The part of an RNA shown here (large-subunit ribosomal RNA, domain VI) has 265 nucleotides and comes from Baaleninema sp.
The full RNA is in RNAcentral, with records from ENA.
Model confidence (mean pLDDT): 88 of 100.
Its Rfam family is "Bacterial large subunit ribosomal RNA". Gene Ontology terms of the family: structural constituent of ribosome and ribosome.
[in-house]
Context: one part of a larger RNA
RNA sequence: CGUAGGGGACUUGAGGGGAGCUGCCCUCAGUACGAGAGGACCAGGGUGGACGGACAGAUGGUGAGUCAGUUGUCGUGCCAACGGCAUAGCUGAGUAGCCAAGUCCGGCAGGGAUAACCGCUGAAAGCAUCUAAGUGGGAAGCCCGCCCCAAGAAGAGGUCCCCCACACCGGAAAGGUGGUAAGACCGCUGGGAGACUACCAGUUAGAUAGGCGGGAGGUGGAAGCGCCGCAAGGUGUGGAGCUGACCCGUACUAAAGGUCGAGGG
Numbered sequence: 001c002g003u004a005g006g007g008g009a010c011u012u013g014a015g016g017g018g019a020g021c022u023g024c025c026c027u028c029a030g031u032a033c034g035a036g037a038g039g040a041c042c043a044g045g046g047u048g049g050a051c052g053g054a055c056a057g058a059u060g061g062u063g064a065g066u067c068a069g070u071u072g073u074c075g076u077g078c079c080a081a082c083g084g085c086a087u088a089g090c091u092g093a094g095u096a097g098c099c100a101a102g103u104c105c106g107g108c109a110g111g112g113a114u115a116a117c118c119g120c121u122g123a124a125a126g127c128a129u130c131u132a133a134g135u136g137g138g139a140a141g142c143c144c145g146c147c148c149c150a151a152g153a154a155g156a157g158g159u160c161c162c163c164c165a166c167a168c169c170g171g172a173a174a175g176g177u178g179g180u181a182a183g184a185c186c187g188c189u190g191g192g193a194g195a196c197u198a199c200c201a202g203u204u205a206g207a208u209a210g211g212c213g214g215g216a217g218g219u220g221g222a223a224g225c226g227c228c229g230c231a232a233g234g235u236g237u238g239g240a241g242c243u244g245a246c247c248c249g250u251a252c253u254a255a256a257g258g259u260c261g262a263g264g265g
Stems, first nucleotide, its partner, number of pairs: 001152001005163007015149004021049007033038001051106005059100004066093005071086006110144003117137004164265001166178004183260004187203005208254003211250005217243003224237005
């Protein structure tokens, strides 16, 4: 820009894409078959491998500064307590998120048309013949079925809902200009969304982010003070103190601004 007014939401599916794998065990049954040795079809059940998708409750990995321990050194006048640097100084743990080695799920069933092939009926050709007329069966393959995209599918689809007789110029036209409607966009606060864009949640009639309060989870027993010990240290206060991303709450801070956008089809 188009889809013949302007919008919002939900859809149909033309047409594309993905998936499509397979082992072993058991039952049928030591049956059919076979002298025996051996040993099924058909049908049903179970359990794996690889591959794929999703997920994080559990098992684990990571978790660049969440907590603790600790070495050297410098600093805060000193002690104590802290801070900086040393690969994140090193070490032990570890929330959220992400992730696999973890968990769950998938390939199926079913329908249709067929290939080789197997048939029925059946002439030409009194026989025979699956074929010439007619008519069945039959593949991991084909079409559908399962998952995803999808109306620029210009054949531009459908359903529901919302907004509409504004002002001026112009011939009462076509058309143009302007302010609006529903609504949209920009801006702004952000995100389990993301390269950008897009998408999604909000924008004071507000919990969108930060802060704050409470909680979860993590560390693992803070500082100060008391007591014990000559001291290193221990112990009580006290599952203490601290705590990024998680959960709930709370307007304290930041989102209160602007621009487009139909005219009766």